[in-house]
Context: one part of a larger RNA
C1' cells in the first nucleotide's frame, strides 16, 4: 500500500421489511446430471442447465455402423500426356460410384493460349489437442462511482498528499475549507423512442368539419380544417415565489404548465477482477493425422430411460366452465410470397381465383372485457395426460422421429414440506396479437398493445456494494 475481520462509523440497492403473484407437490414440454448404448457428437458447472441451438426426419452433423476414395469435395504452382467440359438417356448398385450410348468448344500473330481430364510432384485438408501460448468477441463485479496522471510539497524509502474533512447529490454531483494547483478516463449532457405544441408537405390515411350525389360503405365528386403519418423546430432551466441552509451547494413546499426537479424508457459499461468463456463463428503460434484424425455416400444416433435437478406450460375450478350475441388495439410480415369473396367438409384443410412489390390488397375474427342462458361444489359440464380408430398438410421420404383435425378414451391433480424466486406503476398480475429461425415443426426467444392492482413503518437483521477508520503472526 492492499486484502481480510462472526472490529467500528456513515451510506446505497426489490438486500431485508410491508405487499402481490409464483417455484418446490401433479401431468406435460424443454435443458442438464446419471445410467444405457455401436453412437447416444461437442462445449458451458456457485452467479452453467427453454445456454451456444433465430427451429436434429434427410441435409444440418461434428457421433456410430457399413460401403467407397487417396492430388483428393473446394483452391493453387510446375512437368508430361490427352481432349472439350457440362448435360441427356439406359444398366448394376442402398447410394456414393462404376459402366454403355448420345450431344458438344472459344481466342490465335498458327508457335500456342483459355477451359477440362489423366499421371507425377510441391502445396492441400482436419468441428484433431492446447482458451494455461494468443487475437477478436463476450460474461461478471456493475451503470457500482470509482480509477489515475503532470507539476509541486512531505517522507531515507515503499509511498503519501491531491481523492481526506464539513455539507449535499442518483453520482469523485456540486459548494465550502485545506500544501496543494491543474488535468485525463468514468458520472452527467450531447444520440434514439414515448408524452405537449407549432410550421411545412402529402393524401390510396382521416373528415360530413362545409357542399353535392349515393347502392348508405368516406362509397363517389370535392376539400386538406381536424386526426394520423414523418421531417424540422419550440418546450423544463431549480427558470419564478416562499421557507430552511453558512450569504454557498442544495433541500422542502407552492405557482404556472402536457410534463418538475435525471419527466418515462433505451443505447451507452472507466482502470481492472475471475490464467472466467470461446482454438466447434472467425483468425492464429505450437503439437498431432496424411491410403487417414482428410473426403464422398446409405442407414442409424443426437429424440434412449430405474432415477435426480433447473426453467417453463396446463391445471386443481364458480372472480369458474360451456353455449349464444356483441365492442374495442398496437406493432409487424408478404412476389418461389400474403392470399380475399365464393363453394365443399363437423374440422384440420381443399377447390377457387380477385387484389397486392403494399398508410391502397392480404395475413387478420384480437382476446380477456360486456349482455343473456345452463351448470351448483362433485374428481364434477373442473382438469386434460394417455391410448385406440379415422383423417389433413408439408416434404424424394413423417417406422425409428413432424405438426394439426375429428370421434372415442378421460391418468394424476382438491393449492403443494423444508426451502426458494420475481416485482415499487402503466409496474406486478392477467389477456390475446405479431416477428425471426423456418419446406414443415414454438409451452422457448424477441417485440406489441388491452385490462390493470397492493405495499414500502423503517434500516435492527440476511445478501451484495461504496467511503472513512481500526487490528493483523496475511501478500
Nucleotide at each position: 500500500u492492499g486484502a481480510c475481520g462472526g472490529g467500528g462509523g456513515c451510506c446505497c440497492g426489490c438486500a431485508c421489511a410491508a405487499g402481490c403473484g409464483g417455484u418446490g407437490g401433479a401431468g406435460c414440454a424443454u435443458g442438464u446430471g446419471g445410467u444405457u448404448u455401436a453412437a447416444u457428437u461437442c462445449g458451458a458447472c456457485g452467479c452453467a442447465u427453454g445456454c451456444g441451438c433465430a427451429g436434429a426426419a434427410c441435409c444440418u452433423u461434428a457421433c456410430c455402423u457399413g460401403g467407397g476414395u487417396u492430388u483428393g469435395a473446394a483452391c493453387u504452382g510446375c512437368a508430361c500426356a490427352g481432349g472439350a467440359c457440362c448435360g441427356g438417356c439406359g444398366c448394376a448398385g442402398a447410394g456414393a460410384u462404376g459402366u454403355g450410348c448420345u450431344u458438344u468448344c472459344c481466342c490465335u500473330u498458327c508457335g500456342g493460349g483459355g477451359c477440362c481430364u489423366g499421371u507425377g510432384u510441391g502445396g492441400a485438408g482436419g468441428u484433431g489437442c492446447u482458451g494455461c501460448a494468443u487475437g477478436g468477441c463476450u460474461g461478471u463485479c456493475g451503470u457500482c462511482a470509482g480509477c489515475u496522471c503532470g507539476u509541486g510539497u512531505c517522507g531515507u524509502g515503499a509511498g503519501a498528499u491531491g481523492u481526506u474533512g464539513g455539507g449535499u447529490u442518483a453520482a469523485g454531483u456540486c459548494c465550502c475549507g485545506c500544501a496543494a494547483c491543474g488535468a485525463g478516463c468514468g458520472c452527467a449532457a450531447c444520440c434514439c423512442c414515448c408524452g405537449c405544441c407549432a410550421u411545412c408537405u402529402a393524401g390510396u390515411u382521416g373528415c360530413u368539419a362545409a357542399c353535392g350525389g349515393u347502392u348508405c360503405g368516406g362509397c363517389c365528386g370535392a376539400g386538406c380544417a381536424c386526426u394520423c403519418u414523418a421531417a424540422u423546430g419550440g418546450g423544463a432551466c431549480u427558470g419564478c415565489c416562499g421557507a430552511u441552509g453558512u450569504u454557498a451547494a442544495a433541500u422542502c413546499g407552492g405557482a404556472g404548465g402536457a410534463a418538475g426537479g435525471u419527466g418515462g424508457g433505451g443505447a451507452u459499461g472507466a482502470c481492472g477482477u475471475c490464467a472466467a468463456g470461446u482454438c466447434c463463428u472467425c483468425a492464429u503460434g505450437g503439437c498431432c493425422c496424411u491410403u487417414a484424425u482428410g473426403c464422398c455416400c446409405a442407414g442409424g444416433g443426437c429424440u434412449a430411460c430405474a432415477c435426480a435437478c433447473g426453467u417453463g406450460c396446463u391445471a386443481c375450478a364458480a372472480u369458474g366452465g360451456a353455449g349464444a350475441a356483441u365492442a374495442u388495439a398496437a406493432a409487424g410480415g408478404g412476389u418461389u410470397g400474403c392470399c380475399a369473396a365464393g363453394u365443399a367438409g363437423u374440422g384440420a384443410u381443399a377447390c377457387g381465383g380477385a387484389g397486392u412489390c403494399a398508410a391502397u390488397c392480404c395475413c387478420a375474427c384480437a382476446a380477456a372485457a360486456u349482455u343473456c342462458u345452463c351448470c351448483u361444489c362433485a374428481g364434477u359440464u373442473c382438469g386434460g395426460a394417455u391410448u385406440g380408430c379415422a383423417g389433413u398438410c408439408u416434404g424424394c421420404a413423417a417406422c425409428u422421429u413432424g405438426a394439426c383435425u375429428g370421434c372415442a378414451u378421460g391418468a394424476a391433480g382438491u393449492u403443494g414440506g423444508a426451502a426458494u424466486c420475481g416485482c415499487u406503476a402503466g409496474u406486478a398480475a392477467u389477456c390475446g396479437c405479431g416477428g425471426a429461425u423456418c419446406a414443415g415443426c414454438a409451452c422457448g426467444c424477441c417485440g406489441c398493445g388491452g385490462u390493470g392492482a397492493a405495499u414500502a413503518c423503517g434500516u435492527u437483521c440476511c445478501c451484495g456494494g461504496g467511503c472513512c477508520u481500526u487490528g493483523u503472526a496475511c501478500a